[in-house]
Small-subunit ribosomal RNA, 5' domain from an uncultured bacterium, 496 nucleotides, folded computationally. Rfam family: Bacterial small subunit ribosomal RNA. The prediction has a mean pLDDT of 84. The full RNA is in RNAcentral, with records from ENA and SILVA.
Context: one part of a larger RNA
RNA sequence: GACGAACGCUCGUUGCGUGCUUAAAACAUGCAAGUCGAACGGCUUGUCCCUUCGGGGGCAGGUUAGUGGCGAACGGCUGAGUAUCACGUGAGUGACCUGUCCGUGGGUGGGGGAUAACCCCCCGAAAGGGGGGCUAAUACCGCAUACGUCCGCUCGGGUAGAGCCGAGUGGGGAAAGGUAUUUCGCCCGCGGAGGGGCUCGCGGCCCAUCAGGUAGUUGGUGAGGUAAUGGCCCACCAAGCCGAUGACGGGUAGCUGGUCUGAGAGGAUGGCCAGCCAGACUGGGACUGAGACACGGCCCAGACUCCUACGGGAGGCAGCAGUUAGGAAUCUUGCGCAAUGGGGGAAACCCUGACGCAGCGACGCCGCGUGGACGAAGAAGGCCUUCGGGUCGUAAAGUCCUUUUCCGGGGGAAGAUAGUGACGGUACCCCGGGAAUAAGCCCCGGCUAACUACGUGCCAGCAGCCGCGGUAAUACGUAAGGGGCGAGCGUUGUCC
Numbered sequence: 001g002a003c004g005a006a007c008g009c010u011c012g013u014u015g016c017g018u019g020c021u022u023a024a025a026a027c028a029u030g031c032a033a034g035u036c037g038a039a040c041g042g043c044u045u046g047u048c049c050c051u052u053c054g055g056g057g058g059c060a061g062g063u064u065a066g067u068g069g070c071g072a073a074c075g076g077c078u079g080a081g082u083a084u085c086a087c088g089u090g091a092g093u094g095a096c097c098u099g100u101c102c103g104u105g106g107g108u109g110g111g112g113g114a115u116a117a118c119c120c121c122c123c124g125a126a127a128g129g130g131g132g133g134c135u136a137a138u139a140c141c142g143c144a145u146a147c148g149u150c151c152g153c154u155c156g157g158g159u160a161g162a163g164c165c166g167a168g169u170g171g172g173g174a175a176a177g178g179u180a181u182u183u184c185g186c187c188c189g190c191g192g193a194g195g196g197g198c199u200c201g202c203g204g205c206c207c208a209u210c211a212g213g214u215a216g217u218u219g220g221u222g223a224g225g226u227a228a229u230g231g232c233c234c235a236c237c238a239a240g241c242c243g244a245u246g247a248c249g250g251g252u253a254g255c256u257g258g259u260c261u262g263a264g265a266g267g268a269u270g271g272c273c274a275g276c277c278a279g280a281c282u283g284g285g286a287c288u289g290a291g292a293c294a295c296g297g298c299c300c301a302g303a304c305u306c307c308u309a310c311g312g313g314a315g316g317c318a319g320c321a322g323u324u325a326g327g328a329a330u331c332u333u334g335c336g337c338a339a340u341g342g343g344g345g346a347a348a349c350c351c352u353g354a355c356g357c358a359g360c361g362a363c364g365c366c367g368c369g370u371g372g373a374c375g376a377a378g379a380a381g382g383c384c385u386u387c388g389g390g391u392c393g394u395a396a397a398g399u400c401c402u403u404u405u406c407c408g409g410g411g412g413a414a415g416a417u418a419g420u421g422a423c424g425g426u427a428c429c430c431c432g433g434g435a436a437u438a439a440g441c442c443c444c445g446g447c448u449a450a451c452u453a454c455g456u457g458c459c460a461g462c463a464g465c466c467g468c469g470g471u472a473a474u475a476c477g478u479a480a481g482g483g484g485c486g487a488g489c490g491u492u493g494u495c496c
Base pairs, nucleotide, nucleotide: 001495002494003493005492006491007490008489009488012368013367015365016364017363018361019360020326025324026323027322029321030320031319034070035069036068039067040066042063043062044061045060046059047058048057049056050055077279078278079277087203088202089201090200091199092198093197096196097195098194101192102191103190104189105188106187107186108185109143111141112140118133119132120131121130122129123128150171151170152169153168154167155166156165157164177184178183205251206250207249212242213241214240217239218238219237220236221235222234224232254276255275256274257273258269259268260267261266281302282301283300284299285298304315305314306313307312332358334357335356336355340354341352342351343350344349371401372400373399374398381392382391383390384389406433407432408431409430410429411428415423440485441484442483443482444481445466446465447464452479453478454477455476461468462467
């Protein structure tokens, strides 16, 4: 000098930041991911028409649940694990993927069978489940066609090497409609943008009181698997591979942009914000999907908690608040989608504890104030005194003045491109009132700025180091005075 700080004393205010560093401990309650009726059936409201009075149809709406689509892989949290191609940086991919979006080429023909919802029956305490019957689709399944594309073969080009490029040939493979107004979609290709996977060079901790390590181990051939290379996996074959330039083992740790310090070199650090990674009660697994091995999805096992009719079930705050615990220590079960951004939708709009705000905490930084001028050779009072006086001290009182703040009243935003403002009657402006509402903390032996008196008597105590205290203590305690900083001041901890 610095801090995500804590502790003691003290505390007027604005703005901007910031706030579980410990138990990746356990969690009551509410909320945090939905949306689309312009994909579909059903249900339903109003109105009109038809009616064999059972009902049927048209138009305009609504719709919790269901089928279906998109989203839920983003956003938000945390730092446990990880010494690793995890990260940073620079390359490679002739070894790869990519929903939505943009550009571009072509297509959208004709059929089929189901199933939820619904109705009936049954089982169960519940969570839920079983059977029978009906039905729709942009749900599902054949058929046709298919420029490209995919697979095989042939030829040519090209390369160090082809899974690259071109031509030919054989084979395989598509689609979905809604609205009826523009259009929104769907299918097969090519290209792009953005995003990602994989590989490599280099870089960044401690211990040698860790010296040898290794059996899928190292390489090859083949097969499998993947979007894709690869011992990734498997069979067989060979016996390799790594290591004092520190292998292996142990300890510690998310990495970076940065941050703190320092003249720099360097040292330390990685909280907030941003990028990347990893995790989601613990361990394992896959499913769906363009994308997950998936925080608020599924399955299994385990620990824990809860419900139960004892047969069986339910749950996962390292989301926002909040509770308990641990701890020196860390906040409101707030308001709003007005803005920015995200998901869905043609749109209106809906959802959004992301976010925008407000609340609490001097936790930090910055700003402002607690009044200004005049006022005695100097009140009272305190303290000291050589008893003359000195000092607190222009300090107070008093007089005049001001109103930042504060209080009362009035007006009142920007943020918002038509509309729409949570913040907020806030900021700000005007009027009125009245010095009014507002000062402490540490220190005074030397280092180090600031001294006397009394008390105490190696006691009580102080102390960062040196050291003070045993009868005159500037070092303890109190007082007066003084010094420093100031809504703070000290102490402790940590880093430079």